[in-house]
RNA sequence: ACAUGCAAGCCGAGGGGCAGCGGGGAGACUUCGGUCUCUGCCGGCGACCGGCGAACGGGUGCGUAACGCGUGUGCAACCUGCCUUCAGCCGGAGGAUAGCCCGGGGAAACCCGGAUUAACACUCCAUGGCACAAUAGAGCUGCAUGGCUUAAUUGUUAAAAGUAAUGGCUGAAGAUGGGCACGCGUGACAUUAGCUAGUUGGUGAGGUAACGGCUCACCAAGGCGACGAUGUCUAGGGGUUCUGAGAGGAUGAUCCCCCACACUGGUACUGAGACACGGACCAGACUCCUACGGGAGGCAGCAGUAGGGAAUAUUGGGCAAUGGAUGAGAGUCUGACCCAGCCAUGCCGCGUGCAGGAAGACGGCCUUCUGGGUUGUAAACUGCUUUUGUACGGGAAGAACAUGUUUCUGCGGAAAUGACUGACGGUACCGUACGAAUAAGCACCGGCUAACUCCGUGCCAGCAGCCGCGGUAAUACGGAGGGUGCAAGCGUUGUCCGGAAUUAUUGGGUUUAAAGGGUGCGUAGGCGGCCCGUUAAGUCAGUAGUGAAAGUCUGUGGCUCAACCAUAGAAGUGCUAUUGAUACUGGCGGGCUUGAGUAUACUAUAGGCAGGCGGAAUUUAUGAUGUAGCGGUGAAAUGCAUAGAUAUCAUAAAGAACACCGAUAGCGUAGGCAGCUUGCUAGAGUAUAACUGACGCUCAGGCACGAAAGCGCGGGGAGCGAACAGGAUUAGAUACCCUGGUAGUCCGCGCCGUAAACGAUGAUUACUCGCUGUUGGCGAUACACAGUCAGCGGCCAAGCGAAAGCGUUAAGUAAUCCACCUGGGGAGUACGCUGGCAACAGUGAAACUCAAAGGAAUUGACGGGGGUCCGCACAAGCGGUGGAGCAUGUGGUUUAAUUCGAUGAUACGCGAGGAACCUUACCUGGGCUAGAAUGCCCUUGACCGACCUGGAGACAGGUCUUUCCUUCGGGACAAGGUGCAAGGUGCUGCAUGGCCGUCGUCAGCUCGUGCCGUGAGGUGUUGGGUUAAGUCCCGCAACGAGCGCAACCCCUAUUCUUAGUUGCCAGCACGUAAUGGUGGGGACUCUAAGGAGACUGCCUGCGCAAGCAGAGAGGAAGGCGGGGACGACGUCAGGUCAUCAUGGCCCUUACGCCCAGGGCUACACACGUGCUACAAUGGUGCAUACAGCGGGUCGCAAGCCGGCAACGGCAAGCCAAUCCCGAAAAGUGCAUCUCAGUUCGGAUCGGACUCUGCAACUCGAGUCCGUGAAGCUGGAAUCGCUAGUAAUCGCGUAUCAGCAAUGACGCGGUGAAUACGUUCCCGGACCUUGUACACACCGCCCGUCAAGCCAUGGGAGUUGGGUACGCCUGAAGACGGUGAGC
Repeated sequence: ACAUGCAAGCCGAGGGGCAGCGGGGAGACUUCGGUCUCUGCCGGCGACCGGCGAACGGGUGCGUAACGCGUGUGCAACCUGCCUUCAGCCGGAGGAUAGCCCGGGGAAACCCGGAUUAACACUCCAUGGCACAAUAGAGCUGCAUGGCUUAAUUGUUAAAAGUAAUGGCUGAAGAUGGGCACGCGUGACAUUAGCUAGUUGGUGAGGUAACGGCUCACCAAGGCGACGAUGUCUAGGGGUUCUGAGAGGAUGAUCCCCCACACUGGUACUGAGACACGGACCAGACUCCUACGGGAGGCAGCAGUAGGGAAUAUUGGGCAAUGGAUGAGAGUCUGACCCAGCCAUGCCGCGUGCAGGAAGACGGCCUUCUGGGUUGUAAACUGCUUUUGUACGGGAAGAACAUGUUUCUGCGGAAAUGACUGACGGUACCGUACGAAUAAGCACCGGCUAACUCCGUGCCAGCAGCCGCGGUAAUACGGAGGGUGCAAGCGUUGUCCGGAAUUAUUGGGUUUAAAGGGUGCGUAGGCGGCCCGUUAAGUCAGUAGUGAAAGUCUGUGGCUCAACCAUAGAAGUGCUAUUGAUACUGGCGGGCUUGAGUAUACUAUAGGCAGGCGGAAUUUAUGAUGUAGCGGUGAAAUGCAUAGAUAUCAUAAAGAACACCGAUAGCGUAGGCAGCUUGCUAGAGUAUAACUGACGCUCAGGCACGAAAGCGCGGGGAGCGAACAGGAUUAGAUACCCUGGUAGUCCGCGCCGUAAACGAUGAUUACUCGCUGUUGGCGAUACACAGUCAGCGGCCAAGCGAAAGCGUUAAGUAAUCCACCUGGGGAGUACGCUGGCAACAGUGAAACUCAAAGGAAUUGACGGGGGUCCGCACAAGCGGUGGAGCAUGUGGUUUAAUUCGAUGAUACGCGAGGAACCUUACCUGGGCUAGAAUGCCCUUGACCGACCUGGAGACAGGUCUUUCCUUCGGGACAAGGUGCAAGGUGCUGCAUGGCCGUCGUCAGCUCGUGCCGUGAGGUGUUGGGUUAAGUCCCGCAACGAGCGCAACCCCUAUUCUUAGUUGCCAGCACGUAAUGGUGGGGACUCUAAGGAGACUGCCUGCGCAAGCAGAGAGGAAGGCGGGGACGACGUCAGGUCAUCAUGGCCCUUACGCCCAGGGCUACACACGUGCUACAAUGGUGCAUACAGCGGGUCGCAAGCCGGCAACGGCAAGCCAAUCCCGAAAAGUGCAUCUCAGUUCGGAUCGGACUCUGCAACUCGAGUCCGUGAAGCUGGAAUCGCUAGUAAUCGCGUAUCAGCAAUGACGCGGUGAAUACGUUCCCGGACCUUGUACACACCGCCCGUCAAGCCAUGGGAGUUGGGUACGCCUGAAGACGGUGAGC
């Protein structure tokens, strides 16, 4: 929106009648079954007249913010069919009309005409009471209008029959059902503040069942509204339902009550009742029929259909029960109702078995893996039970009436009796048999929150309610095993309440978290001192009525239990009436003085307004003096100035502001107020306690005031100075700085109405420890005082507070009133409205978006914050690097490979303290597969070695040779075999151990107990000193302790003791050309073991002490004597998986292993670290002096010989305080060179050699001869060093066949300069401060822009809905007028 069926009919005992059905009678026909015709005669009965019903029952929630609903009242302003009670009455007359019949029109719906007919249909007359109306009385009575009763007069209105039952009429009353009115309650928005002309009231009339502007005429101008009118939006209301401890919040399905509606809108008719779901009329939209003329319809009744939707059932059975309509009744009707069907949608109940059973089976999963754990008594297996199921048998209650018969009766009815009636349904239920037989899923397992492992995946795929998981070991994804929770259900989604004290009545807040109005006055409102009386509105108590039933709760009972149902009670916190109480609040009356005000006296004051006056300064003007600059800045420039500036003096003018006093001083409501003075004026304090007598407090709206800037008109304008101009600064500089400069700043008048208008703290009143300063009074003789009042400050007790803090000037304890807040952003924005000349102000959202924003405090870190201090950190010095050539490392590039790692400091002469092969990890090629190595087992007795062949070699083949020990068991060694264990310099240093770098040899980092703090945390560890030091001292709510510092250890500086070889040699002796060469010696040097010594111990000064100072004494050494080893808690996910070890992952005829060759040595270039130089403090030649640490038998090698030399040959000595390396060099002496690319410098290249090694081509070192490059002291920048240091000179060692070593690690020789000092750079320590940082400033973070996305706005337009106002047309209908006619 609706196809189809059904959902409201009944009555013949109201009527005329007879279409259909059955029967009877008559006639005709007949196939003998029956058929047709006639007949209302009978049962009955379609349609029609009439009566009752159809206004109930059933559905829905459009509308409605309303007397609609709820609750309580009222109607003296009303109606009520059927039912009950009482009283009275029922006489007469009449004309029609449907139907039927005839005719006609139309497709139909239906309509028209004629004739005739009945009634419990209709009409008329009579009768008239306690009915109604009018009139004027009497009595009683009410809250008012009024009401009731009674008598009188006049007027009006009634009927239906029927034998009877039953009906009809009138009146009174009851019951039931309704109508109307009122109190109270019942949504949102004020960005809806004014609404209203029938509007509000009156008089009169009409109308209604009835009151009423309900309607009309006239009159008046009212009525409503901040206690929210009007408007807009939303919505049926209640009993209830859900939630909640409650108060509340949400809700209005099923059931009950009320309302509204019936396609949309309007309208009346009938009727007791309707403005009527299955009636009518009109208009509209839609659908259907049609012969195109015209008609029909209304599921928000029960089923059902279509559409829409996430989604919602059968076109079922029955009137057996309950109820309804009708009828006298039988009965009929009843999609109300009773049942059945569908749906795990909800609630309730039941089952899917129970007991035993360990080889703890198989399988699965996990694992620390010969094993164990778990699934799990679970299964198998044995025994038992049978709800349910299946089969068979039995089988209900719900039913008793009505009616019939009999009896009784007060005639209404009652009793007895015997029959009839079941849709559900052969259903519930009962019995028997069978057999574990027929029956388990869903979600979850990171925390919240009960429940854990493995695999896969690798910020992917995915999860996610919030926090958050996932980037190679995921209890968070997916799967599996296991577990947990519920269970015929389990999860998800949506909605409501709770938790949420997170709108706070119960029960919150506003200094800093959101939040006190800028201030005052004051209206409404709210609140209000003491005493007495009265009242009884609030308040409290009792009683009465009501608060429907159902529901909820409690008791009891019925279905086997329960859900469910029945019954009784409680509750329903409410409303109304009444009686009482009177403390408190209120009303009224009276009184009081302490709140408040007044009076008088005194006091202080930058309180306000108006006028007058003053000096300093500035600028300008004029005059004078005077000359070259002035001015300004970090430095400058613009600017001013020889036309005379600046500076100085004099005179004059102008405007603005008032130094000192001057002060956490004063005054004012706030904004605010400052030279002096005059006038006017406001407020405050104190004292007195004289007057009034609660006059008070607060304050929504309202009114007034209200800094600065700004605006309007008119003045004024010295200085200053937005805008603007110029100069600088800068990457830029629309800024900071400078030179100018307009509005403005000033005055008068008028606007604006805002500020971090702040104490970020509303006003008033009372109460609650103290100390201290100050202003003005009073008391007092007083400067004393411990008094008192009012202010302005500081510090604190209690208390409060999240803390910071507040603390009689509260942010404490209370009271009253006002204002304001409710996550951040959007946004104090938009729209609307109000104000304003404007600028703008006031009021003030939403969409959307985020998982926070925020406060206070804590610990760190950081700061171009502060304080203190340290370090070769700077400074003061000396020498370098950066420029050249070469060496070496790195980057880059190249390559088959140029193996890998290290990358600011803290990688880059680093791993590497030795890359030609090896190393070697890389590349090319050739080979092996239990493998190159090791352990265990078995077999064998060889293996090894030598040689030959092939090959680049690995390797393969061959020849020769061939065991040892023994306790006789075996063992050693080797080969072969087999299995268990291979192997990997492959990945992850962000899975790890170990080791190391760095901050940093910086002085720090912590703990126990106590104390403080809600806590994080603090204290100790801070402070005052001192130190190299958290070193020590003093103080202190701290007292102690640990890891660090220092010391203990080593070397070195002095000395002593002991010892005296290989070292030493003073004295003695011997000897040599010479030499500690020899005897001897321990004295010395030295060697190497043990002591001593140094501790601010002593003195002086300073200091409480710790300690510091002194060229102090003494001493070899003096304030840590010098050097080393030694590195706190930790930081950098620092470095290393390639020393080693190791989890996980990966490769297994290769990512393992062997071999040859190549590569790691490349070379346009860039960087780091070094060497050698550039020369005369030097080069070269000759001569000559003095070390220490070390090393040496696969070695160091004296010496001699050869070679120019590297080196070669021969060779003593030495396993080393004995011998050797071994010459130390700078130095010193002499000579030469004379400033030049050189007699500087040595690269590069050529030639010839030497050595090591299997082998120097790629790719070694060295020697000789020749060659003789760059380079003449190095830009910006940068490094090291404070004393035996820097600088400079040589020597040694490890690695090693040799060496790319100029490197590394050591050793000694010579041997300086400088440090005023801590402002600055870097790093660090402590205290303090700020912080929006905590991955911690390499932090955080703001804005524009690209692309995409989300929301919103603008936009030529286009389109839909709603509302308001104005106007036009005007149906049905109602009311009135007229009206031929009936």
Predicted 3D model of a 1382-nucleotide RNA (small-subunit ribosomal RNA) from an uncultured Bacteroidota bacterium. The coordinates come from a structure-prediction model, not an experiment, and the mean pLDDT is 83. The sequence is in RNAcentral, with records from Greengenes. Rfam family: Bacterial small subunit ribosomal RNA.